Predicted 3D model of a 94-nucleotide RNA (SAM riboswitch aptamer (S box leader)) from a soil metagenome.
Rfam family: SAM riboswitch aptamer (S box leader). From the family's description: The SAM riboswitch is found upstream of a number of genes which code for proteins involved in methionine or cysteine biosynthesis in Gram-positive bacteria. The SAM riboswitch acts at the level of transcription termination control. The predicted structure consists of a complex stem-loop region followed by a single stem loop terminator region. An alternative and mutually exclusive form involves bases in the 3' segment of helix 1 with those in the 5' region of helix 5 to form a structure termed the anti-terminator form. This entry represents the conserved core of the complex structure involving helices 1-4.
[in-house]
RNA sequence: CUUAUCUAGAGUGGUGGAGGGAAAGGCCCUGCGAAACCACAGCAACCGGCCAACUGGCGUCAGGUGCUAAUUCCUGCCGAAAGGCAAAGAUGAG
Numbered sequence: 001c002u003u004a005u006c007u008a009g010a011g012u013g014g015u016g017g018a019g020g021g022a023a024a025g026g027c028c029c030u031g032c033g034a035a036a037c038c039a040c041a042g043c044a045a046c047c048g049g050c051c052a053a054c055u056g057g058c059g060u061c062a063g064g065u066g067c068u069a070a071u072u073c074c075u076g077c078c079g080a081a082a083g084g085c086a087a088a089g090a091u092g093a094g
């Protein structure tokens, strides 16, 4: 840079000791313990394996990633509304 997805799902313990939720504003989380690291557990199914099938989807496994507060926590534009579209970001594949 291209492309797909992003209203679902899933946490405990240890170390640590004050920040964290991308950025700005808001609103939240946090000494009933933030970030970070480690261990184990879990979620999901992008890549991968198998089956099946016939080129596109379903099932299954979980090896490589990823993830486990809040819709990507909210925000811009169009629209009476329902809803639609974008920017930025995240993750995968190339």
Stems, first nucleotide, its partner, number of pairs: 001094006011040005019029003024075003041068003046064002048061003072088001076085003